[in-house]
RNA sequence: UACAGAGUAAAAGAUCGUGCGUCAAGUGUUUUGCAGACGGGGAGUUGCUGCGAAAACGAAAGGGUGACCUGCGGUGCGGUCUUUGCAUCCCGCUGUU
Numbered sequence: 001u002a003c004a005g006a007g008u009a010a011a012a013g014a015u016c017g018u019g020c021g022u023c024a025a026g027u028g029u030u031u032u033g034c035a036g037a038c039g040g041g042g043a044g045u046u047g048c049u050g051c052g053a054a055a056a057c058g059a060a061a062g063g064g065u066g067a068c069c070u071g072c073g074g075u076g077c078g079g080u081c082u083u084u085g086c087a088u089c090c091c092g093c094u095g096u097u
Base pairs, nucleotide, nucleotide: 002096003095004094005093010084011083012082013081014080015079016078017077018076019075020073021072022071029055030054031053032052033051034050035049036048040091041090042089043088061070062069063068
């Protein structure tokens, strides 16, 4: 000098536990505002995440005297497993030359 490679945050799915709703909140969709995160270091989006506002759409209940039980919800949180995994740029690291 050239070529190749490693590693993260996190995301998705499955499963277990525990809640919430089933008197409809939540989830999902669109628009908009604000904020945050993004391999070891720096920068960082039109991508990602969170929160607020607005709009449209929208549901599975059944049993029990009862405590509750069985379901249902593109339901919240946590554990485990699997898979994927820096948008991109520069530097660094490892190997070969």
Background: THF (Tetrahydrofolate) riboswitch aptamer, 97 nucleotides, folded computationally. The prediction has a mean pLDDT of 79. It was read from a public genome assembly, where an Rfam model found it.